A computed fold for a 74-nucleotide RNA from a Candidatus Woesearchaeota archaeon, annotated as transfer RNA. Its Rfam family is "tRNA". From the family's description: Transfer RNA (tRNA) molecules are approximately 80 nucleotides in length. Model confidence (mean pLDDT): 80 of 100.
RNA sequence: GGGCUGUUAGCUUAGUCCGGUAGAGCGGUUGGCUCUUAACCAACAGGUCGGGGGUUCAAAUCCCCCACGGCUCA
Numbered sequence: 001g002g003g004c005u006g007u008u009a010g011c012u013u014a015g016u017c018c019g020g021u022a023g024a025g026c027g028g029u030u031g032g033c034u035c036u037u038a039a040c041c042a043a044c045a046g047g048u049c050g051g052g053g054g055u056u057c058a059a060a061u062c063c064c065c066c067a068c069g070g071c072u073c074a
Stems, first nucleotide, its partner, number of pairs: 001073007010026004020057001028044005050066005
């Protein structure tokens, strides 16, 4: 240098194929329960979907460029 692949909540990740309300588990907060804690139950908060641009009525999803990581070829 070429090819492939990954990047989504504090952490681990689903969703991308086939565009149409951004989800789950753990963690956090509050409440319930309990003599108290833990456990358990309920509710809530938390996301520029790595960055920029393009296509579209509509983009995490399609296209282009860039950044960082992994695999591979030379």